This is a predicted structure of a 175-nucleotide RNA (Lysine riboswitch aptamer) from Sutterella megalosphaeroides. RNAcentral holds the sequence, with entries from Rfam. Model confidence (mean pLDDT): 75 of 100. Taxonomically the source falls in Sutterella (Bacteria, Pseudomonadati, Betaproteobacteria, Sutterellaceae).
[in-house]
RNA sequence: GUUGUGGAUAGAGGCGCGGGGCGAAUGAGUAGCCGUUCGAGGGGACACCCGGAGACGACGGUGAAAGGUCAACCCGCCGAAACGUUCGGACGGGUGCGUCCCUGCGUUGGGCACCGGCGAAAUACGUCGGUGACUCCCGGCGAAGCUUCGCUUCGUCGGAGGCGCUAUCGGCGGA
Numbered sequence: 001g002u003u004g005u006g007g008a009u010a011g012a013g014g015c016g017c018g019g020g021g022c023g024a025a026u027g028a029g030u031a032g033c034c035g036u037u038c039g040a041g042g043g044g045a046c047a048c049c050c051g052g053a054g055a056c057g058a059c060g061g062u063g064a065a066a067g068g069u070c071a072a073c074c075c076g077c078c079g080a081a082a083c084g085u086u087c088g089g090a091c092g093g094g095u096g097c098g099u100c101c102c103u104g105c106g107u108u109g110g111g112c113a114c115c116g117g118c119g120a121a122a123u124a125c126g127u128c129g130g131u132g133a134c135u136c137c138c139g140g141c142g143a144a145g146c147u148u149c150g151c152u153u154c155g156u157c158g159g160a161g162g163c164g165c166u167a168u169c170g171g172c173g174g175a
Stems, first nucleotide, its partner, number of pairs: 002174004007169005014078001016077005023070002032062006041050003045095002081108005088101005109135002112132008137159010
């Protein structure tokens, strides 16, 4: 110097990821409440609940909230994070179910656009699947340049991992 193996440190992708409270719009002139009127059904997946002490509907008056979202700011970061599923737990609830937390396993490099499904008040947004080009990384090939055992740029092909990639340091082993 080379190669295999595992370790430490520091980094890169970009509309990059996530969290936070303040504020705002939406939610919505909705739910609820009050009055008048009508007069027997209404809600729910079921169980069941409400209702002549007036349900449902109509008219008038009054009139929210939660979740989700958004600009800026702050914080933590680059499997950042998200999703699916199993065990267990908490909450709402009568169950089904829903939300949150945890454990194990699995998938996804990243954002964007379109189509479809689900959630949601929804045209927002989220999520799942598919398609498309873009982009980061690695490898192969070709061309050009340079400070020429190599590096940079451009083009093309392939791949999909993040348990990856790049740089540096040092440990062990082989030739």